[in-house]
Transfer RNA from a Candidatus Nomurabacteria bacterium, 71 nucleotides, folded computationally. The sequence was found in a public genome assembly. The coordinates come from a structure-prediction model, not an experiment, and the mean pLDDT is 82. Lineage of the source: Bacteria > Bacteria candidate phyla > Candidatus Nomuraibacteriota. It matches the Rfam family "tRNA". Rfam links the family to the GO term triplet codon-amino acid adaptor activity.
RNA sequence: UGGGGGAUCGUCUAAUGGCAGGACAUUUGGUUUUGGUCCAAAGAAUCUAGGUUCGAGUCCUAGUCCCCCAG
Numbered sequence: 001u002g003g004g005g006g007a008u009c010g011u012c013u014a015a016u017g018g019c020a021g022g023a024c025a026u027u028u029g030g031u032u033u034u035g036g037u038c039c040a041a042a043g044a045a046u047c048u049a050g051g052u053u054c055g056a057g058u059c060c061u062a063g064u065c066c067c068c069c070a071g
Base pairs, nucleotide, nucleotide: 001070002069003068004067005066006065007064010024011023012022013021018054026042027041028040029039030038047063048062049061050060051059
């Protein structure tokens, strides 16, 4: 430099173009003599900028970063 893949709660991981979900973690409450376990609840995310669309995490364009391959 060229080609390919990827970026989603704190972490991991889902999501036919149609309310962004789950697990772990965190906080609160319950249970327990205490801790742990268990139960319930709450908060928390789509890499950035545009475009298409009634509607975009998803499709298109450009960019940033990471990984792989080639030179």